[in-house]
């Protein structure tokens, strides 16, 4: 000195990723409550058990009438395995009178088990929802390396190097710097 291996350190991707604030808009003339009427006929909406009969469920009308969850035009912070499912654990909530369970919600913790991003459609979940959020499949799009393939350039005929451009493939456990520590050829 040169390619390599590991570690630090800085970096790129773009409708990039979370997280907060937010007027109002949706929920909704709904749930509840209040009058009347009619009803089921022993009865309570996922399942199992119970109270009560001067009791319960349901339908109409009329008079009043709401929250939350989720969205929200920019706008602020952090940041680039950003974060986002799964899976396993903990805790809280949870079905209309009560109990118990469950299905689902929700917050944490652990796990490279999935997923390079972010978008259109389709299907399933969650959700009041046509919003929106999540999964899955497809369909271009991108960003990057790899491989092959073309033209250019820098010096010099080629290789190799650099730029751009076609097809292919591959995953963030990756790609690109720096060359700061190691480390063995």
């Nucleotide at each position: 000195g040169g390619a390599c291996c590991c570690g630090g350190c800085g970096g790129a991707g773009g409708c990039g990723c979370u997280c907060c604030c937010g007027a109002g808009a949706u929920g909704a003339g709904u749930a509840c409550c209040c009058u009347a009427u009619c009803u089921c006929a022993u009865c309570a909406a996922g399942a199992g058990g119970g109270a009560a009969u001067u009791g319960g469920g349901g339908a109409u009308a009329g008079g009043g009438g709401a929250a939350a969850g989720g969205c929200g035009a920019g706008g602020g912070a952090g940041c680039c395995g950003a974060a986002g499912g799964g899976u396993g654990g903990a805790a809280g909530g949870g079905a209309u009178c009560c109990c118990u369970c469950u299905a689902c919600c929700u917050u944490c913790c652990a796990u490279a088990c999935c997923u390079g991003g972010g978008g259109g459609c389709a299907c399933a979940g969650g959700g009041a929802a046509u919003a929106c959020c999540u999964g899955u499949g497809u369909c271009a799009c991108u960003g990057u390396c790899a491989c092959g393939g073309a033209a250019a350039g820098a010096g010099u005929a080629g290789c190799c190097c650099u730029u751009u451009c076609c097809g292919u493939g591959g995953a963030g456990a990756g790609c690109c710097g720096u060359c700061c520590g190691g480390g063995g050829c």
Lysine riboswitch aptamer from a Thermotogaceae bacterium, 185 nucleotides, folded computationally. The sequence was found by an Rfam model in a public genome assembly. The coordinates come from a structure-prediction model, not an experiment, and the mean pLDDT is 81. It matches the Rfam family "Lysine riboswitch aptamer". Its family is annotated with lysine biosynthetic process in the Gene Ontology. For this family Rfam cites "Riboswitches Control Fundamental Biochemical Pathways in Bacillus subtilis and Other Bacteria" (Mandal et al., Cell, 2003). NCBI's taxonomy places the organism under Bacteria, Thermotogati, Thermotogota, Thermotogales, Thermotogaceae.